[in-house]
This is a predicted structure of a 97-nucleotide RNA (Glycine riboswitch aptamer) from an Actinomycetales bacterium. The coordinates come from a structure-prediction model, not an experiment, and the mean pLDDT is 80. Taxonomically the source falls in Actinomycetales (Bacteria, Bacillati, Actinomycetota, Actinomycetes). The sequence was found by an Rfam model in a public genome assembly.
RNA sequence: CACGCCUGCGCGGGAGAGUCCCGGCCGAUAACAAUCGACGGGCGCCGAAGGGGCAACUACCCCGGAACCUCUCAGGCCAACGGACCGCUCAGGAAGG
Repeated sequence: CACGCCUGCGCGGGAGAGUCCCGGCCGAUAACAAUCGACGGGCGCCGAAGGGGCAACUACCCCGGAACCUCUCAGGCCAACGGACCGCUCAGGAAGG
């Protein structure tokens, strides 16, 4: 302790993938039909909430060991919400800078 680092609130930016099919005694609009949404099932897909896995390295051994890589459990596939990460203000922390 102005710079930098860590954490947090707030503000801003922020990608991808089906507006798919079926169902019924659900809800809304509605005279019926139909449409939208939720729920259940099916197939297809995305990955940047979260989660799992791994290299070099470390190590006698065991262990440890990253990600935007990978897996897709979770989450998501009109919009909205969310969203890793980035920028900015503020606050707190450490005393490494």